Predicted 3D model of a 74-nucleotide RNA (transfer RNA) from a Myxococcota bacterium. Its Rfam family is "tRNA". The family's RNA type in Rfam is transfer RNA. Rfam's curators write: Transfer RNA (tRNA) molecules are approximately 80 nucleotides in length. Its mean pLDDT, the model's own confidence on a scale to 100, is 80. The organism belongs to Myxococcota, within Bacteria. It was read from a public genome assembly.
[in-house]
């Protein structure tokens, strides 16, 4: 330099052929439970979907550029 895969909540990951409010586990916060803690139960908060554009009535999803990580080729 060329190519492939990936980047979504603090973290690990979902999200169908583009469609209604982007969800789950763990973690965190509050409550219930109890002698206390843990476990368990209930509720809550947490998102510029790496970044910038484009297409579209509508983009996490499609297109272009770019950054980062891993792998392959030279």
């Nucleotide at each position: 330099g060329g190519g492939g895969c990936g980047g979504u909540a603090g973290u690990u990951c979902a999200a169908c052929u583009g469609g209604u409010u982007a969800g789950a586990g763990c973690a965190c916060u509050g409550g219930c439970c109890u002698g206390u803690c843990a476990c368990g139960c209930c509720a809550g908060a947490a998102g510029u979907u790496g970044c910038g554009g484009g297409u579209u009535c509508g983009a996490g999803u499609c297109c272009c550029g770019u950054c980062c990580g891993c792998c392959c080729c030279g």